[in-house]
RNA sequence: GCGGGUGUAGCUCAAUGGUAGAGCAUAAGCUUCCCAAGCUUGGGACGAGGGUCCGAUUCCCUUCACCCGCUCCA
Repeated sequence: GCGGGUGUAGCUCAAUGGUAGAGCAUAAGCUUCCCAAGCUUGGGACGAGGGUCCGAUUCCCUUCACCCGCUCCA
C1' cells in the first nucleotide's frame, strides 16, 4: 500500500428499511428482624460525517478504532 472482518447500554450479545431488545450489572420499591435470594418498576446504547429514501442501526460513499491475510519497493 491492497483486500476482508468487527464496531449497538457499564459488560456480553441479538435484531430489523417502519417504536432498538435480552442476560448480567445498576437505581428505587415490595418481601425479610437484618443480609442474601426472589418479585415489580425505572434509567441507560446503534463508532463519526455525508448521501439515497416518506422513513436508515440496516443500503451507498468517506472516515476513525481494533483484528486477520497478502504484497511491496526504494
Record summary:
The RNA shown here (transfer RNA) has 74 nucleotides and comes from a Holosporaceae bacterium. Rfam family: tRNA. Rfam's curators write: Transfer RNA (tRNA) molecules are approximately 80 nucleotides in length. The family's RNA type in Rfam is transfer RNA. The sequence is in RNAcentral, with records from ENA. Its mean pLDDT, the model's own confidence on a scale to 100, is 80. The organism belongs to Holosporaceae, within Bacteria.